A computed fold for a 71-nucleotide RNA from a Patescibacteria group bacterium, annotated as transfer RNA. Model confidence (mean pLDDT): 80 of 100.
Parts: sequence; C1' cells; structure tokens
RNA sequence: GCGGGUAUGGUUUAGUGGUAAAACACGACCUUGCCAAGGUUGAGUCGGCGGUUCGAUUCCGCCUACCCGCA
Repeated sequence: GCGGGUAUGGUUUAGUGGUAAAACACGACCUUGCCAAGGUUGAGUCGGCGGUUCGAUUCCGCCUACCCGCA
C1' cells in the first nucleotide's frame, strides 16, 4: 500500500428498517442484630461525519480505532 472483519450502558453480549435489550456491575429501598445471599426499583448505551428512506443500531460512502490476510 491492497483486501476482509469488528465497533451497542462501566463490563460481556443479543438485536438487523418502525419505542434499544439481557446478564453482571452501580445507586436507592425492603428483608437481617451485622455481613453475605435474596426481593423491588432506578440511572446509564448504538465509534464519528455524510447519504438513501416517511422512518437508520440496521442499508450505502468516507474517516477513526482494533483484529486477520496479502505484498
């Protein structure tokens, strides 16, 4: 330099055009003499910029980061 893949709460991952979700973690409350465990509840997320569309996490282009291959 060329080609391919991945990017979603703090972490690990689903979701693939129509309200973004689960587990763990975190906060509050309940339970307990205390801790742990358990229960209820809450906050927090689509890498960036454009395009297509009535509507984009999803499709397209470019950029960024990481991984793989070729040279």
Its Rfam family is "tRNA". The family's RNA type in Rfam is transfer RNA.